[in-house]
Molecule: SAM riboswitch aptamer (S box leader)
């Protein structure tokens, strides 16, 4: 760097260092930022994974118990993420509309996570 699969309108900072940019890439929009970008620490949120311990159900045992599945409001941990819909659109459908153009829905691209090769 591929491939498959589920999500991507919820949630999260008045903190410390630092000091200019940042919003993934192209293009248009339209926006945060010295009342402090990004990056790094600590904080948090999340519940995709693991998963103590809870509850429960099943086999086996005289029992004490082992094994297994199943749930959630679940400790710790992995990985993530902490302006705005993935900020919007971009190619396709549909409704509207005289058209510009709006809305709605699918795809593509992209972002995390599991699993693979």
């Nucleotide at each position: 760097a591929c491939c498959u699969u589920a999500u991507c309108a919820a949630g999260a900072g008045c903190g410390g260092c630092u000091g200019a940019g940042g919003g993934a890439a192209u293009a248009g929009g339209c926006c945060c930022u010295g009342c402090g970008a990004a990056g790094c620490c600590c904080a948090g949120c999340a519940a995709c994974c693991u998963g103590c311990g809870u509850a429960u159900c099943u086999a086996c045992g005289a029992a004490a118990g082992u094994a297994g599945g199943u749930a959630a409001a679940a400790a710790a941990g992995g990985u993530g993420c902490u302006a705005a819909a993935u900020c919007c659109u971009a190619c396709g459908g549909a409704a509207u509309u005289a058209a510009u153009a709006u809305u709605c829905u699918g795809a593509a691209a992209g972002a995390u996570g599991a699993g693979g090769a």